[in-house]
This is a predicted structure of a 71-nucleotide RNA (transfer RNA) from Candidatus Wolfebacteria bacterium GWA1_42_9. The coordinates come from a structure-prediction model, not an experiment, and the mean pLDDT is 83. Its Rfam family is "tRNA". Rfam classes the family as a transfer RNA. The source organism's lineage runs through Bacteria, Bacteria candidate phyla and Candidatus Wolfeibacteriota.
RNA sequence: GCGGGAUUAGUUGAGCGGUUCAACGGCUCCCUUCCAAGGAGCAAAGAGGGAUUCGACUUCCCUAUCCCGCU
Numbered sequence: 001g002c003g004g005g006a007u008u009a010g011u012u013g014a015g016c017g018g019u020u021c022a023a024c025g026g027c028u029c030c031c032u033u034c035c036a037a038g039g040a041g042c043a044a045a046g047a048g049g050g051a052u053u054c055g056a057c058u059u060c061c062c063u064a065u066c067c068c069g070c071u
Stems, first nucleotide, its partner, number of pairs: 001070007010024004018054001026042005047063005
């Protein structure tokens, strides 16, 4: 230099053109004499930019970071 893959809550993952799903973690409440465990609820996410579309996390392009291969 070229090609491919990945980037989604604080963390680890899933999934999809039409309300973004869960686990752990956080907060509140219940339970308990207290703690732990358990139960209920709440908050929390699409790497950045552009294009296409009625509508984009999803499709396309560029950029950034990481990984793999080739040179």